[in-house]
Context: one part of a larger RNA
Molecule: small-subunit ribosomal RNA, 3' major domain
Organism: metagenome
RNA sequence: UGACGGGGGCCCGCACAAGCGGAGGAGCAUGUGGCUUAAUUCGAUGCAACGCGAAGAACCUUACCAGGGCUUGACAUAAUGCUGCAAGCCACCCGAAAGGGAGGACGCCUUCGAGGGUGCAUUACAGGUACUGCAUGGCUGUCGUCAGUUCGUGCCGUGAGGUGUUGGGUUAAGUCCCGCAACGAACGCAACCCCUGUGGUUAGUUGCCUCUCCCGGUGAUGAGCCGGGAAGCACUCUAGCCAGACUGCCCGUACAAGCGGGAGGAAGGUGGGGUCGACGUCAAGUCAGUAUGGCCCUUACGCCCUGGGCUGCACACGUGCUACAAUGGUCGGUACAGAGGGACGCAAUGCCGCGAGGUGGAGCAAAUCCCCAAAACCGGCCCCAGUUCGGAUUGGAGUCUGCAACUCGACUCCAUGAAGUCGGAUUCGCUAGUAACGGCGUAUCAGCUACGGCGCCGUGAAUACGUUCCCGGGCCUUGUACA
Numbered sequence: 001u002g003a004c005g006g007g008g009g010c011c012c013g014c015a016c017a018a019g020c021g022g023a024g025g026a027g028c029a030u031g032u033g034g035c036u037u038a039a040u041u042c043g044a045u046g047c048a049a050c051g052c053g054a055a056g057a058a059c060c061u062u063a064c065c066a067g068g069g070c071u072u073g074a075c076a077u078a079a080u081g082c083u084g085c086a087a088g089c090c091a092c093c094c095g096a097a098a099g100g101g102a103g104g105a106c107g108c109c110u111u112c113g114a115g116g117g118u119g120c121a122u123u124a125c126a127g128g129u130a131c132u133g134c135a136u137g138g139c140u141g142u143c144g145u146c147a148g149u150u151c152g153u154g155c156c157g158u159g160a161g162g163u164g165u166u167g168g169g170u171u172a173a174g175u176c177c178c179g180c181a182a183c184g185a186a187c188g189c190a191a192c193c194c195c196u197g198u199g200g201u202u203a204g205u206u207g208c209c210u211c212u213c214c215c216g217g218u219g220a221u222g223a224g225c226c227g228g229g230a231a232g233c234a235c236u237c238u239a240g241c242c243a244g245a246c247u248g249c250c251c252g253u254a255c256a257a258g259c260g261g262g263a264g265g266a267a268g269g270u271g272g273g274g275u276c277g278a279c280g281u282c283a284a285g286u287c288a289g290u291a292u293g294g295c296c297c298u299u300a301c302g303c304c305c306u307g308g309g310c311u312g313c314a315c316a317c318g319u320g321c322u323a324c325a326a327u328g329g330u331c332g333g334u335a336c337a338g339a340g341g342g343a344c345g346c347a348a349u350g351c352c353g354c355g356a357g358g359u360g361g362a363g364c365a366a367a368u369c370c371c372c373a374a375a376a377c378c379g380g381c382c383c384c385a386g387u388u389c390g391g392a393u394u395g396g397a398g399u400c401u402g403c404a405a406c407u408c409g410a411c412u413c414c415a416u417g418a419a420g421u422c423g424g425a426u427u428c429g430c431u432a433g434u435a436a437c438g439g440c441g442u443a444u445c446a447g448c449u450a451c452g453g454c455g456c457c458g459u460g461a462a463u464a465c466g467u468u469c470c471c472g473g474g475c476c477u478u479g480u481a482c483a
Stems, first nucleotide, its partner, number of pairs: 001483002003480003007477007015467002019430005026322008034313002042053002064308007073125001077124006084118002088106001089104002092101003108116002127297002131294002136291001138286003141282001143280001148187006154163003167178003193274004198243007207233002212230007246268001249262005324423001328382006340371003345364002350359003389420001394415007436459007
């Protein structure tokens, strides 16, 4: 100087407490361990591995296994030789394909030097998801959005080092103020950036419909209502610019910084959310994203193909979904979104089918057209039961994608109707438009095992006395036989 203490002081955080909803019991989905296997490819392993790499394993992917094949190679550059004129196309034989063999037609461009393309042979080489993340770059996780980490000069100390950065207040903050042998500065904090909340202004189509007019429907030819158009840009909205919040004003308190209350205001003391992660720690993670040193393989540890496997199942764990019902289930009626996506695409009205879907194709490279809510609300039934709860499992019949759904796809219909009556010890998330509940969109993608990820809106709570205790962290101080 640090680290540590079941030492002390001060402070913070959904850390506890106060609440709400879950997990741990059931079924299923998914990941992992284990076991099995010809192979069940590899990596990730306390927090910080386990719906993780994987934002899509039927073939492909694919790295694994079995079998069949190739050897300058599936891919790159270069040289030499033969020089062939092929390659490509068509059809034949063996074959599961890859590959191998044999044949036919068109027959290369050309400045006639040879060059380009292509084949064969040879040589350099290619290739390796083989190993080492403890040889590395880059990127990432974590402590932690915690408030810290340092430097220059000066001063103190023989020196390691200290001071500054400690102290008194204050803050979300090493934030600011006051004091002080320190005075300044840097990386962090904050602000600058984006979204959102208010207003103004500009613009008015594909958006809007207040007023006016026209057309159609209903109604009575009327009023009203509904649909469309013109005109218009008032409103909504869209998207550019600007304003607005600064403890600016008032009161109290304080030396100050600030704190408490109030006014005005759409918003008040960081308005809400996001992006942004200091010096460093964990020889943390990644050689399988790519790059890369070393080392290893070279008729194979490279490459191609068919089939299988990654989906196996006495079991154990993690993360989720669906439930166990009446704040519910079911049937009928009836509203209201946002954000996205669309040309090998999204697909309306119509017709067929109980349905998945089929047919057909208006419109739309999109504020124009299309894909689009559910819970909620209003009625009927169910009457507490393993049920009109729950939907696993299994049988049958189908639809769609795709060369192909046996291993191993999703979805539909009929039948079947399992466990489950709220879950032990223990444990997780969340402080407001949050939790909880409800649906919608989307990337990947032919299709999909999505109940996952990332977003979007709708409905919309409870509680916080407090900091004694548990966990993690910050500052000061103290002890130490530790470094």